[in-house]
Context: one part of a larger RNA
RNA sequence: CCCGUGUGUAGGAACUCGGCAAUACAACGGCCGUAACUUCGGGAUAAGGCCUGGCUAUCGCAAGAUAGCCUUCAACAAAAGACGCAAACCGACUGUUUACCAAAAACACAGCUUCCUGCUAAACCGCAAGGUGAUGUAUAGGAAGUGAUGCCUGGCCAGUGUCAGAACGUCAAGCGGAGAGGUCAUCCACUUCGGUGGGGCAGCCUUGAAGCCAAGCGCUGAUGAACGCCGGCGAUAACUAUAAUCGUCCUAAGGUAGCGAAAUUCCUUGUCGGGUGAGUUCCGACCCGCACGAAUGGCAUAACGAGUUUGCGACUGUCUCCACAUGGGACUCG
Numbered sequence: 001c002c003c004g005u006g007u008g009u010a011g012g013a014a015c016u017c018g019g020c021a022a023u024a025c026a027a028c029g030g031c032c033g034u035a036a037c038u039u040c041g042g043g044a045u046a047a048g049g050c051c052u053g054g055c056u057a058u059c060g061c062a063a064g065a066u067a068g069c070c071u072u073c074a075a076c077a078a079a080a081g082a083c084g085c086a087a088a089c090c091g092a093c094u095g096u097u098u099a100c101c102a103a104a105a106a107c108a109c110a111g112c113u114u115c116c117u118g119c120u121a122a123a124c125c126g127c128a129a130g131g132u133g134a135u136g137u138a139u140a141g142g143a144a145g146u147g148a149u150g151c152c153u154g155g156c157c158a159g160u161g162u163c164a165g166a167a168c169g170u171c172a173a174g175c176g177g178a179g180a181g182g183u184c185a186u187c188c189a190c191u192u193c194g195g196u197g198g199g200g201c202a203g204c205c206u207u208g209a210a211g212c213c214a215a216g217c218g219c220u221g222a223u224g225a226a227c228g229c230c231g232g233c234g235a236u237a238a239c240u241a242u243a244a245u246c247g248u249c250c251u252a253a254g255g256u257a258g259c260g261a262a263a264u265u266c267c268u269u270g271u272c273g274g275g276u277g278a279g280u281u282c283c284g285a286c287c288c289g290c291a292c293g294a295a296u297g298g299c300a301u302a303a304c305g306a307g308u309u310u311g312c313g314a315c316u317g318u319c320u321c322c323a324c325a326u327g328g329g330a331c332u333c334g
Stems, first nucleotide, its partner, number of pairs: 001329008010320002014318001019315001029051004037042001039148001053070007083313007090305002095107002111146007123132003149300004154230003159227002161223005168218003174212002179207005187198004231249005258292001259289001270286005
């Protein structure tokens, strides 16, 4: 010096990203006492105090009080067990998760909503047989989103999707077969009699118009707790400033309630207030929201949390500032 353990004057978080670590406090007992808030259950063992064995005597109805004594290192004779408080955010809660760097604000959850499904159900597995659903039957089953509870959940159907509709347009295979073409017996013309040229039935072959014809798409409408989206410029009030107001352009419609420098705010350590001697954090406000916003839920919320953040008390070797002791290493010798 390293690892582990212990003790410490004065101070007491000055340490540090951060009280990390460690100390201290502290009885699942008895008596007293206990706030805000609250879903009236809680919060709560809130907080905060005090007490403690046995025996004898006196007093007393009793509870108990007073005095003394006994055992014990020590009287809480049973030794298990927690730091506490004030606030903010997130998630309601108990639960689940990255076996081996993440336990959380992530997942789940009860509750809420939508969509599908009438039973040989929908959905799912399988080529099929068959199976799950379910020996269930819409208070059931499946899919999706949201996520207790409270108050609520605004506008837009132009785009995309879904559902409904069937008049018209488009429209595949198929049906249909007008027509066109190839070949071609017989036929005609010519002939040097070898053939050459021309027309061309049937059959076969190649094409092929009109017409008929489903879904879909176009079309018409509905639908947001479907995917989603929710403006700009200019002017205006008798100080100034601001703009209830007006004009104009665009749009499917231009963000309502609530919240707001926020787990969201770039500028930014915004500005004001609080707390501190001093506060980029924190709390309360303001609102010019770069780029919140209503089940991709908004805002509140008691209880809960090995969650995140701020402060206070208590306490301490975290520190000022280190010292000493002790066990094991390192080191020397063997």